[in-house]
RNA sequence: CCGUGCUAGGCGGGAAGGUAGCGGUGUCCUGUACUCGCAAUCCGCUCUAGCGAGGCUGAAUCCCCACUUUCGGGGUCGAGGCUUCUGGGGUCAGUACGCCGUCUCGAGGCGUUGAUCCUCCGGUCCCGCGCGAUGGACGAUCGCGAACCAGGUCAGGUCCGGGAGGAAGCAGCCUUAAGCGUCACCGUCCAUGCGCCGCGGGGAAGCCGGGGGGAAGUCGAGAGACGGCGGGCACGCUCAGAGCCCGAUCACAACGGUGGGUGCACGG
Numbered sequence: 001c002c003g004u005g006c007u008a009g010g011c012g013g014g015a016a017g018g019u020a021g022c023g024g025u026g027u028c029c030u031g032u033a034c035u036c037g038c039a040a041u042c043c044g045c046u047c048u049a050g051c052g053a054g055g056c057u058g059a060a061u062c063c064c065c066a067c068u069u070u071c072g073g074g075g076u077c078g079a080g081g082c083u084u085c086u087g088g089g090g091u092c093a094g095u096a097c098g099c100c101g102u103c104u105c106g107a108g109g110c111g112u113u114g115a116u117c118c119u120c121c122g123g124u125c126c127c128g129c130g131c132g133a134u135g136g137a138c139g140a141u142c143g144c145g146a147a148c149c150a151g152g153u154c155a156g157g158u159c160c161g162g163g164a165g166g167a168a169g170c171a172g173c174c175u176u177a178a179g180c181g182u183c184a185c186c187g188u189c190c191a192u193g194c195g196c197c198g199c200g201g202g203g204a205a206g207c208c209g210g211g212g213g214g215a216a217g218u219c220g221a222g223a224g225a226c227g228g229c230g231g232g233c234a235c236g237c238u239c240a241g242a243g244c245c246c247g248a249u250c251a252c253a254a255c256g257g258u259g260g261g262u263g264c265a266c267g268g
Base pairs, nucleotide, nucleotide: 001268002267003266004265005264006263009057010056011055012030013029014028015027020046021045022044023043024042034054035053036052037051038050063261064260065259066258067257068256072252074250075249076248077247078246080245081244082243084242085241086240087239088238089237092236094235095234097230098229099228100227101226102225103224104223105222108219109218110217117213118212119211120210121209122208123207124206125202126201127200128199129198130197131195132194133192134191135190136189137188138187139186142181143180144179150175151174152173153172158167159166160165
């Protein structure tokens, strides 16, 4: 150096997540790379490794190491971006909202049958008085009203008297006092949440009715602009957080690139 047989190794790797930790199943990247069984409120393992069964390859394109490259995911940071989301604030007060003011416009109404305006009278309003109404009290009216202790008349009876005659007097009848009732009308007094009532006085404005002056406007829903004030937190604003994007940085890092390393036995 060649050939044959074998062995270590290899037949994918990485990131995040998850886990005490590791590997796997699942996600993502890489890109092609044996088969079967197992597995997320999971499977296997215990110190660098999926476990079990089978198969292929095999010391090099293929295994191992270092460097490099940087797909990709991750950590940290940022006066960064977002017409993304959540929560807070009410200092700012821009939009929106409410109120007020100024100006402009203005549907329409009233007005030469005379507006706004000026002026006069009256009313509305207030005070006093009256009248009426209503209610009440009293009076008046009318009625009732006394076993005896009210009046009149007093039958009968009683008493006095010789008689003539006289006296007191119950019942009855008539009447009346206190009192009780009636009260339509009448009188007096009082009261009033009453009155298209009357008289007198007062009367600032407004409003209403009317007279006069004068001669052309006047009222105005609403809209816009500007200004002031206000509350509020829907938006803006502001503070904080989350998400996505962008940038910087830090380790990790697939595919790829470069360099190096790695056997055993037998035969020629």
Molecule: Bacterial large signal recognition particle RNA
Organism: Thermoleophilaceae bacterium